[in-house]
RNA sequence: CGGCGUACGGGUGCGUAACGCGUAUGGAACUUGCCCAUAUCAUUGGGAUAGCCCGGGGAAACUCGGAUUAAUACCGGAUAAUAAUACGUAUCGCAUGGUAUGUAUUUGAAAGAUUUAUCGGAUAUGGAUAGUCAUGCGUCAGAUUAGUUAGUUGGUGAGGUAACGGCUCACCGAGGCGAUGAUCUGUAGGGGUCCUGAGAGGGAGAUCCCCCACACUGGUACUGAGACACGGACCAGACUCCUACGGGAGGCAGCAGUGGGGAAUAUUGGACAAUGGGUGAGAGCCUGAUCCAGCCAUUCCGCGUGAAGGACGACGGACCUAUGGUUUGUAAACUUCUUUUAUAUAGGGAUAAACCUACUCUCGUGAGGGUAGCUGAAGGUACUAUAUGAAUAAGCACCGGCUAACUCCGUGCCAGUAGCCGCGGUAAUACGGAGGGUGCAAGCGUUAUCCGGAUUUAUUGGGUUUAAAGGGUCCGUAGGUGGAUUUAUAAGUCAGUGGUGAAAUCUUGUUGCUUAACGACAAAACUGCCAUUGAUACUGUUGAUCUUGAGUGGAAUUGAAGUAGCUAGAAUGAGUAGUGUAGCGGUGAAAUGCAUAGAUAUUACUCGGAAUACCGAUUGCGAAGGCAGGUUACUAAAUUUUUACUGACACUGAUGGACGAAAGCGUGGGUAGCGAACAGGAUUAGAUACCCUGGUAGUCCAUGCUGUAAACGAUGUACACUCGUUGUUGGGCUGAAGUUCAGUGACUAAGCGAAAGUGAUAAGUGUACCACCUGGGGAGUACGUUCGCAAGAAUGAAACUCAAAGGAAUUGACGGGGGCCCGCACAAGCGGUGGAUCAUGUGGUUUAAUUCGAUGAUACGCGAGGAACCUUACCAAGGCUUAAAUGGGUUCUGACAGGUUUAGAGAUAGACUUUUCUUUGGACAGGAUUCAAGGUGCUGCAUGGUUGUCGUCAGCUCGUGCCGUGAGGUGUCAGGUUAAGUCCUAUAACGAGCGCAACCCUUGCCGAUAGUUGCCAUCAUUGAGUUGGGGACUCUAUCGGGACUGCCUACGCAAGUAGAGAGGAAGGUGGGGAUGACGUCAAAUCAUCACGGCCCUUACGUCUUGGGCUACACACGUGAUACAAUGGUAGGUACAGGGGGCAGCUACUCUGCGAGGAGGUGCGAAUCUCGAAAGCCUAUCUCAGUUCGGAUUGGAGUCUGCAACUCGACUCUAUGAAGCUGGAAUCGCUAGUAAUCGCACAUCAGCCAUGGUGCGGUGAAUACGUUCCCGGGCCUUGUACACACCGCCCGUCAAGCCAUGGGAGUCUGGGGUACCUGAAGUUGGUGACCGUAAAAGGAGCUGCCUAGGGUAAGACAGGUAACUAGGGCUAAGUCGUAACAAGGUAACC
Repeated sequence: CGGCGUACGGGUGCGUAACGCGUAUGGAACUUGCCCAUAUCAUUGGGAUAGCCCGGGGAAACUCGGAUUAAUACCGGAUAAUAAUACGUAUCGCAUGGUAUGUAUUUGAAAGAUUUAUCGGAUAUGGAUAGUCAUGCGUCAGAUUAGUUAGUUGGUGAGGUAACGGCUCACCGAGGCGAUGAUCUGUAGGGGUCCUGAGAGGGAGAUCCCCCACACUGGUACUGAGACACGGACCAGACUCCUACGGGAGGCAGCAGUGGGGAAUAUUGGACAAUGGGUGAGAGCCUGAUCCAGCCAUUCCGCGUGAAGGACGACGGACCUAUGGUUUGUAAACUUCUUUUAUAUAGGGAUAAACCUACUCUCGUGAGGGUAGCUGAAGGUACUAUAUGAAUAAGCACCGGCUAACUCCGUGCCAGUAGCCGCGGUAAUACGGAGGGUGCAAGCGUUAUCCGGAUUUAUUGGGUUUAAAGGGUCCGUAGGUGGAUUUAUAAGUCAGUGGUGAAAUCUUGUUGCUUAACGACAAAACUGCCAUUGAUACUGUUGAUCUUGAGUGGAAUUGAAGUAGCUAGAAUGAGUAGUGUAGCGGUGAAAUGCAUAGAUAUUACUCGGAAUACCGAUUGCGAAGGCAGGUUACUAAAUUUUUACUGACACUGAUGGACGAAAGCGUGGGUAGCGAACAGGAUUAGAUACCCUGGUAGUCCAUGCUGUAAACGAUGUACACUCGUUGUUGGGCUGAAGUUCAGUGACUAAGCGAAAGUGAUAAGUGUACCACCUGGGGAGUACGUUCGCAAGAAUGAAACUCAAAGGAAUUGACGGGGGCCCGCACAAGCGGUGGAUCAUGUGGUUUAAUUCGAUGAUACGCGAGGAACCUUACCAAGGCUUAAAUGGGUUCUGACAGGUUUAGAGAUAGACUUUUCUUUGGACAGGAUUCAAGGUGCUGCAUGGUUGUCGUCAGCUCGUGCCGUGAGGUGUCAGGUUAAGUCCUAUAACGAGCGCAACCCUUGCCGAUAGUUGCCAUCAUUGAGUUGGGGACUCUAUCGGGACUGCCUACGCAAGUAGAGAGGAAGGUGGGGAUGACGUCAAAUCAUCACGGCCCUUACGUCUUGGGCUACACACGUGAUACAAUGGUAGGUACAGGGGGCAGCUACUCUGCGAGGAGGUGCGAAUCUCGAAAGCCUAUCUCAGUUCGGAUUGGAGUCUGCAACUCGACUCUAUGAAGCUGGAAUCGCUAGUAAUCGCACAUCAGCCAUGGUGCGGUGAAUACGUUCCCGGGCCUUGUACACACCGCCCGUCAAGCCAUGGGAGUCUGGGGUACCUGAAGUUGGUGACCGUAAAAGGAGCUGCCUAGGGUAAGACAGGUAACUAGGGCUAAGUCGUAACAAGGUAACC
């Protein structure tokens, strides 16, 4: 040079919604190197060219010239037909046509090498393998993409191809696709399979296998059996690199490796030993295919981190009910044992090995088998043995519920947590730490994604009255579905058989690695597709028949059914005329308005428009909207009856069509009343409203448009079936009773339903078809499109945001909802408060301090039943630090204490002085020691206890039963009745408890018993019940009786009510008290007390003196005294009850004007003592700021007390203020009550007490009644409230954040159209040049097509933008109060 390979193997998923893939068919329209089989052949020539040699150019890549040479390279000749053409014959096929064969003509082959074993060459046929073409079916989303297509669809002919074909071209026709979704847009390699799931399904397409597509991006062909070719070529483009600037080179989506990006993904390893591929005759060579090793807990599987004993239940930790216990925990220590694993040493070079070489067997000349030898990367492997020694080996998450597992400390809505609910604001099982526990384990948690649960897209397997959801109504196209009998067929359907459904996977069985993961073998399965044979009940198709569905005809009836015309009376208004005079009208009340220019009112006539009283009704008619005086014409319908006719003609109904209230729009009329807008008057804080006076569009008619309503029965249409009762409308039958058909109502059974409810007019049971729904808001909005004159309608999202929104029912609470009832709640009365002065409490202010608490009712003469010091908690100043006080134990001493005195404000400090008792137990005092400090500091929102209030209101509950899915209900409601949930009757309730009532105390009558300090009728006696005496009476204090609607009358079923009833001291709870249900107000109190937690400890403890709580411009509450004649003053005189008393009450006497003082008696009290006032009698004052009123102030005193200055009470004297009955408003009281009069007591030295708690004296008026105010109870109703109306909640505006729409524009992207240009290349034409004897052919030139490039217009999509619009979200912004109750004007469409 030549041949073969490089089209395999390996990688990736850009593109592709396609015959790309899957599956099943067909090719009688095809190709196939190497391989196998069969048949035949391999003859004869020729000229070149690489390498090599010589020379040249270039930086390089590379290239040029010359000479020479070979082949299985290249080119001729011969021979060969089964190839082509023409004419036949036979046979087959569903068809085009195929197969076999005959004759004639034409054209096309070859190659040798050699060690003689073989290997190669040519032609033809067949096989195998591989490929290619066509077809049926299957294969994502969007209709806010509805029309699309020009070689497009078909035909004829030609070309081209391996081959069919518009594959290409010429001519001809005008077709093709599409609502069963074309086209367009977006997204995407497909399958076997994988994950999940009970399945049906849903999601995915890594590893392994099959197919496809691609190889820097785009285009093109060449070679070849095969490519339009990953490690080939050419061109264009982008990028990178080299360069001497002239020119060149490149393509890791091969294996390693690098950079970049990223949350994230490995070694620039070993070997061809095995398997496989290429080539070669073979040895062999090549092979990042492959086999191995390395890295990574990435996944799956297996193993280990020890086993047994061991209680002083050790130390330590943690916790607690803390002298002790519980837990960690047999856990540890300790004793004994084992050696998987680990480490060390040695063995083992196991299996995987056959090729190859040699020998040999069968058999025959090429295969198969055997023996021996040789070849191992992994490999110092697996595996085995020995030695050592518990030795080498445990973490992560969680512990509020879901969900297995609990305590302490820290923190204090902070720090943090969180999958959902949520946790955290001083006792956090939820945050952080610790101890303990639970779960999994060489892993454990988090995050992301998919399926499941989710019947929450519902084929299996959902719904649509009120929760989301029935179209406003009807007609009707496509479609879906469809009565009875029968014939045929066999499409659906069912059964059998055959083919296929690759392997792997899944399942089952057996088996191999020590087990398993993993693997091998076998079976089953692959629910599918195709073909074939059969069955024929049902569905379909076909022919025939039928009458019951449907329709037609005859007869009768009905109605506010529709359209057009004619017409009637009442009323409003207006005009004209009359009568007539000062107002009318309107409202909660007014005003605007009308009216002396004559209104309103009234009479007569006239005009005009709109609407039709009575009848009239759960009435009737209509498809719905809707339809109402009478009448005429036209039109339609329904029902009943008849059974004459047709013979399934039916039902539903996407798209479509028609109709469709009110308002609104256009044009032309009309306009009495009413009446948006508008104007005025009122109301109001405002009132752009509600109310009033006017009033334009409109309302009416004709004709067009709009097409929506809470267009509702919130209930689609049609058909069939399924207990009853009772009205009513229209027909039929009927003497009546009644019955039957079609409508329209009420109640109800079963059933259904979340319940409310519905219930033959279904929301029951079924069938057919249509429409619609899938959390709330954003939003029926935006964009796009269609319709419309406009208003707008129809279709109809997303971002973002929330954990709800919603339905029905329940219990409460509430209502400017309803009914019934009660209460000094109102009314009827009596007396007050609010005005004056004073007292007292509070607020405020002041202050060094004015201590603290109580604050609507339910704080304010309250805690306080008694602040000069003390109290005292506050302030100032000065002291103390374990002191004060109390108790116990031990022990010591006989002192301290006391008295006097100094300094001081005093506490305190100092000086002097005095010195125990004793029953010998001790007492007392002090010291020492020990155990316990103290706080009126904070939290009443950590608490106990106590208390207020609703409220002495009549309620609040339970057991069992029953009803309801349940919350719950019933009982407890209803009819009566009561003061009462008191009682009665009825009753699915029957009973019971806490409350009510009664039992308790007191008072009113009687009796019995007992008589001292009480009493005294009778008998004595005294000044005197003084004494004797008495128990009769009063009284005292104990026990009983008495009253129960028991009796009568009336009413009533009863309970009971009524009665000037009887009787009785008392009559209907006799009067009064004590007694306060479940609960409400986070009601009050940490300052009575107790107590958790926190805080202070030479002070927030404690002592002392002085001050303050008593201040004083003012405001409020509660009271006292008054304003006078029902009174004041003076004199005389009478009668209580209940209490108190020894540091006390005090008789009596004296004294002082008096408060008091000095003596003094009785009494620890039925014995003594403290004591009435109003009243009554007499006198006086005579209406006045007084003989009223007594504040304030001067003076003088008394008493208490250490002390009355701040800061006591009382007395005397003098002074003599305001005030002449009190505005708005407001309080108490119903009988021995209000009013009025005094007395006592607690606290207490005294008292600021006019307060509080009790006591008695005198002693009224009025209540028709429940309309109204307040509070309460029961039933019922509405509710968007449940922190419960002091509730809930809407919109604008202002502020911040977020996403979105519009937007002058601007930037970008992909695709299409038109035109210009156009490389390489195939193909066509030409080819004077080369070439030859002539040619073939070629260079060159050129046409068509085309990648790419450029230009133009328009569409689509995305980004961005001044400005702008609405939306969403955001503890405490502004303005109002729209909705929820009759929401204060019923709400809504």
Model confidence (mean pLDDT): 82 of 100.
Predicted 3D model of a 1389-nucleotide RNA (small-subunit ribosomal RNA) from an uncultured bacterium.
It matches the Rfam family "Bacterial small subunit ribosomal RNA".